[in-house]
The prediction has a mean pLDDT of 83. A computed fold for a 1413-nucleotide RNA from a metagenome, annotated as small-subunit ribosomal RNA.
C1' cells in the first nucleotide's frame, strides 16, 4: 500500500424507500439505507519510548473521597410547553463540506405541581466516638423528580428520589530494592502559617499577605541507566545475573500542548491547536496516524499466514432472537524448545569381495554384508468412528482428526562432531613454518597420532556441532568465605570531631534478642503425593513452601537504656631519678683558608701515569702574629632521648615528655579515629643576611674509538642564619594502634627492694620500664618471626584485588612556581612477581692442579722447495673435513687402472645376484671394421655325475619380477672415532631431613698422583670410574740351547720365577691417614713407557670404509670403453724439508747400533759404467742367506778465512738409467754444466722436565715405479732450566652474588628512524540535552467587557429585567525567535607521549664487585 479490528437497539422516535398480501381509500407483512435518541465506546488488543518516582513491591491509613451498569430495601412516576436533526427547495464548493428557507416526532429538551429517612442554612438535646464522623431525637425556613415502551391482558422492562451492599477506583503513608563524590552543597511556591479559591477528596494545588524556613556524608543536588513485581537461569547455600512467554500494576498512543463529553478519560481506531512527514487537489482548499490482527518496505546475524471460525470461553447492545467481537477458539509455517516412536528383530564364517593397514605371516572393517526365517511401530490402501454440546430442540472452525480392523511388504527413514595433553577414541599417504589448524598449553622447517584425505575408532543422535549471553567452577569483592615483613596490599608521624567498640557488682525497663497466637503474603510458578492424555511432556486435585510484614501475647541470661554503688582501666598528687628531647643567649679549642712579618730556595701539588693548576713578582715548608665561616675528634656504645622526622663541644635560662616508689584523691573519665588539625629529611623556591671548607651547573687537563662521565685542576648556585612558602623519601622494622595471655637462655640501659663483702663502691637476686642476641610451642609458599610475634584472641582505623598502560591523561582541590593530592580508560600481553631447588657464569672469595706461566733449550713468523687447504680458474679441476676437535686428514702412494669428475663413442634383464624358457659343454683359434668397447663371420672342440629320465657348472639368446646407484638425508641411524681429559669426578639401596624442587651421604680436618687413605659428623653400604691385576724395559734365579758362541763362562734368544710392601730406623701429625730424612737395595715411595678413556657434553665427525630406514633415477643419477682432470695459478693460510755457514762446508782415513724386510721375493762374489745401473747367478720361506761393508753424526788429518763464499742449493740446459702396454699433460734416479732468494727473521706463536729437548743417521707398510722433505717404527750422541704460583690459559673443590638456564658468545635499557593501534592536547567545527532572561503567542480553561448582532424566559410589554450563543479582551501557557553563559559527545590541520612489530642505527645503563656497588 490493502482488508478487518466497536458496534448495538424499530420493544425510544418521525418521515422515506423496495417486495409482497388484502386492497386498489384506509391497512397489514416482510426487507433497507441514513437521521434524532439510548448504552457501549475509559473494557478488551498492543508496545516499554519516558519515569529513580508513592512508578512498582509490601504494610497501615482515608473521622479528607467517588462509584454508570449489578444485587437489597424505602418512596414516587401528576400536569403542560416549545424546537431541532432527517426528508423537501433554493444555493456555494473541485473535493471534503457548507450556507439559507419551510416543515415534523420522541425514553431529545424546557418550565410547573408533589416529595422525603436528600442537600443546605437554623434551634435544643442524647449515646457512641474523635482532623470535617455515625446512630437517635427537635425548632424554623430554603431547595430539588420523573419517561415512557411492548403486550388483549395478567405483567414485564424502563424512569425520577433515597439508604444500604458488592466490585473497581482517587488520595496519603512506614519500610524495601541500580550505578557515580572525577557530583558536596541544593532549595523563592522553596518551608511553615492566615485567609481566599479550586478538586468527589487532604494538601502551595493555586492566589494574596505574613514568617525564614526546608534538604544534605545514614550521600541531598546533579549526572549516567532503568518500567516495577509474582518470578526466570544458576548455585550446596549465602548469593549473583535476568525481567521472553504467563500473571498483576505502572506509562505511552506520529511529537508537543489542551479541554470537552461522560459514573469513569484529559480518552491507540474522539475533537481542537501547534510542528515534522506523507497523500489528494480544479492551487482556492482538504485527507491522514498499525506500539490492534495479517501484510509490505527499510534496518539487521535474526523472527511466520494479507488463513478459518464466532462452534467453546469472554465480552458490547438488545425483552429476545441475534448482531459485532484480528479478545478468543484454531489451522499454517521454521527441528525455535521439551516430551515420546522409529529407521528392523533372530539366525548367519568360506570370517566372501572390495576398501585400509601390513613385520607379507596376516590382521582389521565384521555377524556387519550376501543369504535363510520371523514382526509390522512407523509408511501406502480399504473399512469403520468418538469427545469436546453445556442447554429441551439447534449449533463443530479445527476435521481427509485420535483411536479401532483389515490388507501390503523390509518396506518410506542417519546424520554431525571429534580421536595432541585438558577428555572416551589411531594408522596410512599427500604437503614441508607453505597450505592451514588452534578453547588453553601449542602443532606444520621431508618419517606431522594436533594441517589435508582415507580407512579405522570415539561420542551423541533427528539430531550435532559453532557462535554469542548468564551462573558455577571463582575462598578471583572472601556476611557464610581472602588478605597486607619480601608476591598487590601499613596513611612519613602524632593529637583529635562524628562514629564504631568498650572493666566489676546490684535495681527497673524490655528497643535488640529469644518463645507462642492472630491477619495477610493473589493466581500462575517450586517441591511433595495422587489423578487424566497408551507413557512422556503437559494439564487438573489437594498438601507444603512463600524465609517477608503488621498487630498481639509472654521470657529477661547477653547487648542497648535508666537509676545506684565499687575500684583493678584512666587521671590526679607527693618524692625520686636518667638523658645528644626542644628552644634562646653567651663562649671555647683543633683543623681549614686568608692576610701580614720573618727564615729560606726551585721547585709544588695531583694521579694507575700524567697534565691542566701555583711558584723566581718567591711558592711548597718551616716559625709567629691577625682574622673569617662552618663543623664539634677522643668520650662513643647491640648505649640514650623524642610520636615521626630527627638529636652530640661547653655554660646558663626558659620548657616538654618518660620511668621508679608511695597508693591519701577522682570514680569507667576508656580505646581507635572517616573527614579535620598540627609536626614533617634531603632537595627546591621567595626576601634580606652570610660564605672557611665542601660544591649540582659550567670552564680546563686526562682517559677513549667518542667520553656532554668515572680520575685530576678549578668554581657558580647551594650547603650556613632569619622569616615565609614546598609537604616529598627504600619517610624502612619495607611490620597501624590498644589491650590480656603463652617455655626459656645470655647481655645492656634506667629505678626500686633484698642479701652479702674488702663501703666515695663492688658482687648476687628478685621486681618495674627500655633496647639487642639466641631458641621452644605455634605460625609461615618459603626465607624467617618467635613476650619488643609475623603465636592466640578482641575492638578500631588505613590499604590491596594479573602485568603493562599509569601513579599517567582529563576534572578538582592545594602551591609564586617546580609540582603535590585525588585519580581513570581506550589499547596490549599470558604472564608479571615472591621465597627457595640444582647449575652454569663472574673483570667474587678462599683452597689446589697442569710445560698454564716463570726460568731455560730449540723452533714457527721472513727466503727457497715439498705438502694440504681457501680463492680464483676451467669442460671438469670429484666428494667429505672448517676454533680448540679441519688443514702431509679420510689417501699407509691420482701416469693408465684406482676414479666417484669433465668429453666423446656405446649398452639396455644390464658388469653384479635369484628364478623361469630356448640352444650349446667349457674353452682356444683366424678374419674385417673400429681409438677401444664392441660389432660381423669362420674354424677347432664334445668333458663330469647318472642305468634312463634328466642333473650341476659355464656360455649365448629371450621374456619379466628384478638387478644398479661413490644420488640426497651424519638433524631418521648402528658401528666406529675425535674432544673436555687419564681430569677426578658420576650415580644407586635404605635411612635421615625438606610441603616440594632436592639435600644428605659425596661436607668439615688432615693427606694424597687421586672421591687416595684417616679421623669426625644422620648416616650406613654400593657400583661406574681412580689404583691395582695385563704388556714391555731395568735387576737377580731357574732351565732351555740353533742358525749365536773357535770351546767354556759370559752376554744373548726363549720360557718359567724371584724382587718393592712405606717392610725397616728415627723426625713431624691426633701419634691416624700419612709425609721428610736415612739404611739396605739393580730398583724407593706410582721404579720408566704402554694398553686401557666414568656419568655425560659438542644435534661434533663420518650415509664416500661397511651396515641401514625414508625419499629420489630406471634407454639412466645404471654400466662398458678412449681421452682428459683430481698435478690449473695474480693471491691468502697451515704443516714441514734444506738452509743462511767455521760448534761449518769439502776431502782423505778411521770406530760403533737397534729394530725390521725378503720367493711374482731379498739378492752375494766376480765383470763392465764416473754414476744411476747393467750382465751375472752363489744363498735364503731366513738368530743361518740378503737387503746391509749396515749406518750416520763422532774420531784423526788436511783444505777453506768470513765472502752472498769452496756457505745455499732453487731454477734451467745437455746427456743417460729404470719401472711399466704407455713416463707429452704427470714418475723416479745418474751424470756434467747452471748457480736464484737466503746473512738468523716485525706483531704475534709453538714444543719439550731426563735418557727427555737438541742433533743424527736407520728400517718397515703403501707399493710395477714414484712425487717420503710425510706416517710409523728404530737406535747413536746427548743437555740446560724449574723445586715457585703473583700474573696468562685450562681445570678440580668449598663459598657468595645473579634479572642466566639456547646457562656470559646469557640477560638486556634508552633515543633515533620505519609500519600499525588506540589515546590526550588543539585554532575551532558539528550536534544534542537542559536551565536562565527576553520577544511572540495557537487552541483551550477561567475572568472582564459587551443588549449598536442573534435566540430564550419572565414581568408593570414603544419598554424592562435575566440569561445563553457570538464578537473584543486580561492572566496561564505549548510550538518558536533570541541572548549570554554551563554541561555532554563527534569531528578538527597540527602536535604530545603510550603500545606493538624474526633478524634496522647508536652506543652499553642494568643483572657477577655487572667492570664507577
Nucleotide at each position: 500500500a490493502u482488508g478487518c479490528a466497536a458496534g448495538u437497539c424499530g420493544a425510544g422516535c418521525g418521515a422515506c424507500c423496495u417486495u409482497a398480501a388484502u386492497a386498489u381509500u384506509c391497512u397489514u407483512a416482510a426487507g433497507g439505507g441514513a437521521g434524532c435518541g439510548g448504552c457501549a465506546a475509559a473494557c478488551g488488543g498492543g508496545u516499554g519510548a519516558g519515569u529513580a518516582a508513592c512508578a512498582c513491591g509490601u504494610u497501615g491509613g482515608u473521622a479528607a473521597c467517588c462509584u454508570g451498569c449489578c444485587c437489597c430495601g424505602a418512596a414516587g412516576u401528576g400536569a403542560g410547553g416549545g424546537a431541532u436533526a432527517g426528508c423537501c427547495c433554493a444555493c456555494c464548493g473541485a473535493a471534503a463540506g457548507g450556507u439559507g428557507g419551510a416543515u415534523u416526532a420522541a425514553u431529545a429538551c424546557c418550565g410547573c405541581a408533589u416529595a422525603c429517612u436528600c442537600u443546605c442554612c437554623u434551634u435544643a438535646u442524647c449515646a457512641c466516638u474523635c482532623u470535617g464522623g455515625u446512630g437517635a431525637u427537635u425548632u424554623g425556613g430554603a431547595g430539588c423528580a420523573a419517561a415512557g415502551c411492548a403486550g388483549c391482558a395478567a405483567u414485564g422492562c424502563g424512569c425520577u428520589u433515597u439508604g444500604g451492599g458488592a466490585g473497581g477506583g482517587g488520595c496519603c503513608u512506614g519500610c524495601g530494592g541500580c550505578u557515580u563524590a572525577u557530583c558536596a552543597g541544593c532549595u523563592a511556591g522553596u518551608u511553615g502559617g492566615u485567609a481566599a479559591g479550586g478538586u468527589a477528596a487532604u494538601g502551595g494545588c493555586u492566589u494574596a499577605c505574613c514568617a525564614a524556613g526546608g534538604c544534605u556524608a545514614u550521600g541531598a543536588c546533579g549526572g549516567g541507566u532503568a518500567g516495577c513485581u509474582g518470578g526466570u537461569g544458576u548455585g550446596a547455600g549465602a548469593g549473583c545475573a535476568c525481567g521472553a512467554c504467563c500473571a498483576g500494576u505502572c506509562a505511552c498512543a506520529a511529537u508537543g500542548g489542551a479541554a470537552c463529553u461522560g459514573a469513569g478519560a484529559c480518552a491507540c481506531g474522539g475533537u481542537c491547536c501547534a510542528u515534522a512527514c506523507u497523500c489528494c487537489u480544479a492551487c482556492g482548499g482538504g485527507a491522514g496516524g498499525c506500539a490492534g490482527c495479517a501484510g509490505u518496505g527499510a534496518g539487521g546475524a535474526a523472527u511466520u499466514u494479507u488463513c478459518c471460525g464466532c462452534a467453546a470461553u469472554g465480552g458490547g447492545c438488545g425483552a429476545a432472537a441475534g448482531c459485532c467481537u484480528g479478545a478468543c477458539g484454531g489451522a499454517g509455517c521454521a527441528a525455535u524448545c521439551c516430551c515420546g516412536c522409529g529407521u528392523g528383530a533372530g539366525g548367519g564364517a568360506u570370517g566372501a569381495c572390495a576398501g585400509c593397514c601390513c613385520u607379507u605371516g596376516g590382521g582389521u572393517u565384521g555377524u556387519a554384508a550376501a543369504c535363510c526365517u520371523c514382526u509390522u511401530u512407523u509408511c501406502u490402501g480399504a473399512a469403520g468412528g468418538a469427545a469436546c454440546a453445556a442447554g429441551u430442540u439447534c449449533u463443530g472452525a479445527g476435521c481427509u482428526c485420535a483411536c479401532u480392523u483389515c490388507a501390503g511388504g523390509a518396506a518410506u527413514a542417519a546424520g554431525c562432531g571429534c580421536c595432541g595433553g585438558c577428555u572416551a577414541a589411531c594408522u596410512a599417504c599427500g604437503u614441508g613454518c607453505c597450505a592451514g589448524c588452534a578453547g588453553c598449553c601449542g602443532c606444520g622447517g621431508u618419517a606431522a597420532u594436533a594441517c589435508g584425505u582415507a580407512g579405522g575408532g570415539c561420542g551423541c543422535a533427528a539430531g550435532c556441532g559453532u557462535u554469542a549471553u548468564c551462573c558455577g567452577g571463582a575462598a578471583u569483592c572472601a556476611u557464610u568465605g581472602g588478605g597486607c615483613g619480601u608476591a598487590a596490599a601499613g596513611c612519613g608521624u602524632u593529637c583529635g570531631u562524628a562514629g564504631g567498640c568498650g572493666a566489676c557488682c546490684u535495681g527497673g525497663a524490655a528497643a535488640g534478642u529469644c518463645c507462642g497466637g492472630u491477619g495477610u503474603u493473589a493466581a500462575a510458578u517450586c517441591u511433595u503425593u495422587g489423578a487424566g492424555c497408551u507413557u512422556a511432556a503437559c494439564u487438573c486435585a489437594a498438601a507444603g513452601u512463600a524465609u517477608g510484614u503488621a498487630c498481639u501475647g509472654g521470657a529477661a541470661a547477653c547487648u542497648c537504656u535508666c537509676a545506684g554503688g565499687a575500684u583493678a582501666g584512666a587521671g590526679a598528687u607527693g618524692c625520686g631519678u636518667a638523658g645528644g628531647g626542644g628552644c634562646u643567649a653567651g663562649c671555647g679549642g683543633a683543623a681549614u683558608g686568608c692576610u701580614g712579618u720573618g727564615u729560606g730556595u726551585a721547585g709544588g701539588g695531583g694521579u694507575a701515569a700524567a697534565a691542566u693548576c701555583c711558584g723566581u713578582a718567591g711558592a711548597u715548608a718551616c716559625a709567629c702574629a691577625g682574622u673569617a665561616g662552618a663543623a664539634c675528634a677522643c668520650c662513643a656504645a647491640a648505649a640514650g632521648c623524642g610520636a615521626a622526622g630527627g638529636c652530640a663541644g661547653c655554660u646558663a635560662g626558659c620548657u616538654g615528655g618518660g620511668c621508679g616508689c608511695a597508693u591519701u584523691c577522682u570514680g569507667a573519665c576508656g580505646c581507635u579515629g572517616a573527614g579535620g588539625a598540627a609536626c614533617g629529611a634531603a632537595a627546591g623556591c621567595a626576601u634580606g643576611g652570610g660564605u672557611a671548607g665542601c660544591g649540582a651547573a659550567c670552564g680546563g687537563g686526562a682517559u677513549u674509538a667518542g667520553a656532554u662521565a668515572c680520575c685530576c685542576c678549578g668554581g657558580u648556585a647551594g650547603u650556613c642564619c632569619a622569616u615565609g612558602c614546598c609537604g616529598u623519601a627504600a619517610a624502612c622494622g619495607a611490620u597501624g594502634g590498644a589491650u590480656a595471655c603463652u617455655c626459656g637462655g645470655u647481655g645492656u640501659u634506667g629505678g626500686u627492694u633484698c642479701g652479702c663483702c674488702u663501703u666515695u663502691g663492688g658482687c648476687g637476686a628478685a621486681u618495674c620500664a627500655g633496647u639487642g642476641c639466641c631458641c621452644a610451642a605455634g605460625a609461615u609458599a618459603a626465607c624467617u618471626c618467635g613476650u619488643u610475634a609475623a603465636g592466640u584472641a578482641u575492638c578500631c582505623c588505613g590499604c590491596c584485588u594479573g602485568g603493562g598502560g599509569a601513579g599517567u591523561a582529563c576534572g578538582g582541590u592545594c602551591g609564586c612556581a617546580a609540582g603535590a593530592u585525588u585519580a581513570a580508560a581506550a589499547c596490549u600481553c599470558a604472564a608479571a612477581g615472591g621465597a627457595a631447588u640444582a647449575g652454569a657464569c663472574g673483570g667474587g672469595g678462599c683452597c689446589u692442579c697442569a710445560c698454564a706461566c716463570a726460568a731455560g733449550c730449540g723452533g714457527u713468523g721472513g727466503a727457497g722447495c715439498a705438502u694440504g687447504u681457501g680463492g680464483u680458474u676451467u669442460a671438469a679441476u670429484u666428494c667429505g673435513a672448517c676454533a680448540a676437535u679441519a688443514a702431509c686428514c679420510g689417501g699407509g702412494g691420482a701416469a693408465c687402472c684406482u676414479u666417484a669428475c669433465c668429453u666423446g663413442g656405446g649398452c639396455u634383464u644390464g658388469a653384479c645376484a635369484u628364478c623361469c624358457c630356448g640352444a650349446g659343454a667349457a674353452u682356444c683359434c683366424c678374419u674385417a671394421c673400429g681409438a677401444a668397447a664392441g660389432u660381423a663371420g669362420g674354424g677347432a672342440g664334445u668333458g663330469c655325475c647318472g642305468c634312463a629320465a634328466g642333473g650341476a657348472a659355464c656360455u649365448c639368446g629371450g621374456u619379466g619380477a628384478c638387478a644398479g646407484g661413490u644420488g640426497u638425508u651424519g638433524c631418521a641411524u648402528g658401528g666406529u672415532u675425535g674432544u673436555c681429559g687419564u681430569c677426578a669426578g658420576c650415580u644407586c639401596g635404605u635411612g635421615c631431613c625438606u610441603u616440594g624442587a632436592g639435600g644428605u651421604g659425596u661436607g668439615c680436618u688432615g693427606u694424597u698422583a687421586a672421591g687416595u687413605c684417616a679421623g669426625u659428623g644422620a648416616a650406613c653400604g654400593a657400583g661406574c670410574g681412580c689404583a691395582a691385576c695385563c704388556c714391555u724395559u731395568g735387576u737377580c734365579c731357574u732351565g732351555a740351547u740353533u742358525u749365536g758362541u773357535a770351546u767354556a763362562u759370559g752376554u744373548a734368544u726363549c720360557a718359567g720365577g724371584a724382587g718393592a710392601c712405606u717392610g725397616c730406623c728415627g723426625g713431624c701429625u691426633c701419634c691416624a691417614a700419612g709425609u721428610c730424612g736415612g739404611a739396605g737395595g739393580a730398583a724407593g715411595g706410582u721404579a720408566g713407557g704402554g694398553a686401557c678413556g666414568a656419568c655425560g657434553u659438542c644435534a661434533a665427525a663420518u650415509c664416500a670404509g661397511c651396515a641401514u630406514g625414508g625419499c629420489c633415477c630406471u634407454u639412466a643419477u645404471g654400466c662398458c670403453c678412449a681421452g682428459g682432470g683430481c698435478u690449473a695459478c695474480a693471491c691468502a693460510c697451515g704443516u714441514g724439508c734444506u738452509a743462511c755457514a767455521a760448534u761449518g762446508g769439502g776431502g782423505u782415513g778411521u770406530a760403533c747400533a737397534a729394530a725390521g724386510g725378503g720367493u711374482a721375493g731379498c739378492c752375494a762374489a766376480g765383470c763392465c759404467g764416473u754414476a744411476a745401473g747393467g750382465c751375472g747367478g752363489a744363498g735364503c720361506u731366513a738368530a743361518u742367506c740378503c737387503c746391509a761393508u749396515c749406518a750416520a753424526a763422532g774420531c784423526a788429518c788436511u783444505u777453506c778465512c768470513u765472502a752472498g763464499u769452496u756457505c745455499g742449493g732453487a731454477u734451467u740446459g745437455a746427456a743417460g738409467g729404470c719401472u711399466g702396454c704407455a713416463a707429452c699433460u704427470c714418475g723416479c734416479c745418474u751424470u756434467c754444466a747452471u748457480g736464484a732468494a737466503g746473512c738468523u727473521g716485525g706483531a704475534a706463536u709453538c714444543g719439550c722436565u731426563a735418557g727427555u729437548a737438541a742433533c743424527c743417521g736407520u728400517g718397515a707398510a703403501u707399493c710395477a715405479g714414484c712425487u717420503a722433505u710425510g706416517u710409523c717404527a728404530c737406535g747413536g750422541u746427548g743437555a740446560a732450566u724449574g723445586u715457585g704460583u703473583u700474573c696468562c690459559u685450562g681445570a678440580g673443590g668449598c663459598u657468595u652474588g645473579u634479572a642466566c638456564u639456547c646457562a656470559c658468545c646469557g640477560c638486556c635499557c634508552g633515543u633515533c628512524a620505519c609500519a600499525c593501534u588506540a589515546u590526550g592536547a588543539g585554532a575551532g567545527g558539528c550536534a544534542g540535552g537542559g536551565g536562565c532572561g527576553c520577544c511572540c503567542g495557537a487552541a483551550g480553561u477561567u475572568g472582564g467587557c459587551u443588549u449598536a448582532u442573534u435566540c430564550c424566559g419572565c414581568c408593570u410589554u414603544u419598554g424592562g429585567c435575566g440569561g445563553a450563543a457570538g464578537g473584543c479582551u486580561g492572566c496561564c501557557u505549548a510550538a518558536g525567535g533570541u541572548g549570554a553563559a554551563a554541561c555532554u559527545g563527534c569531528u578538527g590541520a597540527u602536535u604530545g607521549g603510550a603500545g606493538u612489530g624474526a633478524a634496522g642505527u647508536c652506543g652499553u645503563a642494568a643483572c657477577a664487585a655487572g667492570g664507577u656497588a